RNA sequence: AAAAUUAAAUGGCAAACUAUUCGAAAGGAUAGGACGCAAAGCUUCCAGUCUAACGUUUGAAAUCACAAUUUCGAACCAUGAUCGUGGGGUUACAUUA
Numbered sequence: 001a002a003a004a005u006u007a008a009a010u011g012g013c014a015a016a017c018u019a020u021u022c023g024a025a026a027g028g029a030u031a032g033g034a035c036g037c038a039a040a041g042c043u044u045c046c047a048g049u050c051u052a053a054c055g056u057u058u059g060a061a062a063u064c065a066c067a068a069u070u071u072c073g074a075a076c077c078a079u080g081a082u083c084g085u086g087g088g089g090u091u092a093c094a095u096u097a
Stems, first nucleotide, its partner, number of pairs: 003096003012037002017032006035084001041090003045087003048082003055076009
């Protein structure tokens, strides 16, 4: 330098759940809390998954001379989210007995 992760040490992170808070939601943040994690550090580059506000289409109702508007639903949609779903990229602790 490269590669590997059986055991040990020093440390690290923190699932569910609870409280507060942000968000339309998925989910996030902070505090508590530990199920686990050798990258459960960072990065949405690829795939998957979750959500569907906006938008598009559409059903019903109301207003209306028409055009159209409003309300309540339905379908589709990521530009939202997840790196603790997998892969890639990138950085790093210990050890190699």
This is a predicted structure of a 97-nucleotide RNA (c-di-GMP-I riboswitch aptamer). The model forms 95% of the base pairs in the Rfam consensus. Its Rfam family is "c-di-GMP-I riboswitch aptamer". Rfam describes the family as follows. GEMM was predicted in a large-scale screen for bacterial structured RNA regulatory elements.